[in-house]
Context: one part of a larger RNA
RNA sequence: UGACGGGGACCCGCACAAGCAGCGGAGCGUGUGGUUUAAUUCGAUGCAACGCGAAGAACCUUACCAGGAUUUGACAUGGCCCUGACACUCUGAGAGAUCAGAUUUCCUUCGGGACAGGGUCACAGGUGCUGCAUGGCUGUCGUCAGCUCGUGCCGUGAGGUGUUGGGUUAAGUCCCGCAACGAGCGCAACCCUCGUGGGUAGUUGUACAUAUCUACCCAGACUGCCGCGAUCAACGUGGAGGAAGGUGGGGAUGACGUCAAGUCAGCACGGCCCUUACAUCCUGGGCGACACACACGCUACAAUGGCACGGACAAUGAGUUGCCAACCCGCGAGGGGGAGCCAAUCUCCUCAAACCGUGUCUCAGUUCAGAUUAGAGGCUGCAACCCGCCUCUAUGAAGUUGGAGUUGCUAGUAACCGUGGGUCAGCACACUACGGUGAAUACGUUCCCGGGUCU
Numbered sequence: 001u002g003a004c005g006g007g008g009a010c011c012c013g014c015a016c017a018a019g020c021a022g023c024g025g026a027g028c029g030u031g032u033g034g035u036u037u038a039a040u041u042c043g044a045u046g047c048a049a050c051g052c053g054a055a056g057a058a059c060c061u062u063a064c065c066a067g068g069a070u071u072u073g074a075c076a077u078g079g080c081c082c083u084g085a086c087a088c089u090c091u092g093a094g095a096g097a098u099c100a101g102a103u104u105u106c107c108u109u110c111g112g113g114a115c116a117g118g119g120u121c122a123c124a125g126g127u128g129c130u131g132c133a134u135g136g137c138u139g140u141c142g143u144c145a146g147c148u149c150g151u152g153c154c155g156u157g158a159g160g161u162g163u164u165g166g167g168u169u170a171a172g173u174c175c176c177g178c179a180a181c182g183a184g185c186g187c188a189a190c191c192c193u194c195g196u197g198g199g200u201a202g203u204u205g206u207a208c209a210u211a212u213c214u215a216c217c218c219a220g221a222c223u224g225c226c227g228c229g230a231u232c233a234a235c236g237u238g239g240a241g242g243a244a245g246g247u248g249g250g251g252a253u254g255a256c257g258u259c260a261a262g263u264c265a266g267c268a269c270g271g272c273c274c275u276u277a278c279a280u281c282c283u284g285g286g287c288g289a290c291a292c293a294c295a296c297g298c299u300a301c302a303a304u305g306g307c308a309c310g311g312a313c314a315a316u317g318a319g320u321u322g323c324c325a326a327c328c329c330g331c332g333a334g335g336g337g338g339a340g341c342c343a344a345u346c347u348c349c350u351c352a353a354a355c356c357g358u359g360u361c362u363c364a365g366u367u368c369a370g371a372u373u374a375g376a377g378g379c380u381g382c383a384a385c386c387c388g389c390c391u392c393u394a395u396g397a398a399g400u401u402g403g404a405g406u407u408g409c410u411a412g413u414a415a416c417c418g419u420g421g422g423u424c425a426g427c428a429c430a431c432u433a434c435g436g437u438g439a440a441u442a443c444g445u446u447c448c449c450g451g452g453u454c455u
Base pairs, nucleotide, nucleotide: 007455008454009453010452011451012450013449015445016444019409020408021407022406023405026299027298028297029296030295031294032293033292034290035289042053043052064285065284066283067282068281069280070279073123077122078121079120080119081118082117083116084115089102090101091100092099093098105114106113107112125274126273128272129271130270134268135267136263137262138261139259141257146185147184148183149182150181151180152161153160154159165176166175167174191251192250193249194248196219197218198217199216200215201214202213204211222245225239226238227237228236229235301402305361306360307359308358309357310356311355317348318347319346322341323340327336328335329334368399373394374393375392376391377390378389379388415437416436417435418434419433420432421431
């Protein structure tokens, strides 16, 4: 000077408390450990690994395993020598990779060149190792309020002061005081978005107008005004005006640094290692195994419900290798069909479900729940056995609200409900975005956890 303390003082945070909904018990999905395996590729491991890299493993991907093949190579550049082919197409062998065969160049100043193949030499190649050699990027403490510098002053010096103190703030925010005076990175503001108004242009709609929506440009909020309490800064409480009131809500933005944190498998790169193999190609398998354990989810255990019929209301988005209407066929998944749309126009999409009305069930392992299994089909795709999704019929498991413990959330939030998108041929209970319905509670800071300041 820091760090730490089951030392002290003060302060903050869904940290506790007050509440709501869960998880932990069941079935299933996904990830991980373990075990197994020829292989179950690799990485991530307290918070800060475990629906994580992976915004989508049938082949491919793919890095793993078995087998079959190649050796200047699947890919790049250059030198030398030889050839005129290569590709496409066809034939044969083969699981394919590939091998054998048939057919067959262009330009030219006639020296050669382009392209391709063969040979050879330099080299290529490596998802091989080291994240404790590194760059870049990222997580985390933490959107916490801190971290420093110049000059001066103090101290022999390490260092201190400033940055401490008294107030105040979300804030090292601001005020006052002070051997300090200033400054920088952070805070705040400037950025995006939501809510309000105006102007301009258009759109939708209407008999016309008001109006709706879209784009652009402006305005508006600053404790600006008033009352009470308070020296200042500010704060508490109330009021006016206002769409909005005290950082209005949300986002982006992450200081100096910490963890030799993570990543050599995104990329780049030093060193080491392999070079007829640790490189490359192909077929098949595996990443999908299964006594078990954990993590994150989905669906339930029912009457605030299930089922049947009828009725109503969104927003964000996406679309030409695409979205696919009307109409017809099918119980259905779907099939046929072909209009429109490169989209405020057409389609996904009657744009929705929870919701509302009527009926039924009457507390049961049930008309709850839907796992599992059998059969029959549909779609994508060379190909659904390992190993896809969906439909119909039958089957109808556990489960009657979950121990110790533990998670999220303070308002259009939690909870419940559906919809779109990315990835994508196909495959979503995940992720991400969107709207619909819409609460309860907060006395307070003693305690648990994390953090800040002083001592």
Annotation:
A computed fold for a 455-nucleotide part of an RNA from an uncultured bacterium, annotated as small-subunit ribosomal RNA, 3' major domain.